RNA sequence: GUCUGAAAAAGGCAAACUUGUCGAAAGGCGAGGGCGCAAAGCUUCCGGUCUACGGGUCGUUUCCUAGGACAGCGGGGUUACCAGC
Numbered sequence: 001g002u003c004u005g006a007a008a009a010a011g012g013c014a015a016a017c018u019u020g021u022c023g024a025a026a027g028g029c030g031a032g033g034g035c036g037c038a039a040a041g042c043u044u045c046c047g048g049u050c051u052a053c054g055g056g057u058c059g060u061u062u063c064c065u066a067g068g069a070c071a072g073c074g075g076g077g078u079u080a081c082c083a084g085c
Stems, first nucleotide, its partner, number of pairs: 001085001003084003012037002017032006035072001041078003045075003048070003054065003
């Protein structure tokens, strides 16, 4: 030098689900739980996906829209334990 790797050692995070809470919703946070993860640490810069309070439209349970959300959907940026090289 994240170049290669979880094989070992020390550990770390925490899916679905349950429950409480915030939110219009998507979803977030706390507790339990453990599917998995070598960056499943952090960060919306790019693409993608989700929602539609509000706004517009439609003659009206329709359609469009991100100021909202997803970092465990990819890419980028940045930081980093151990071992090998």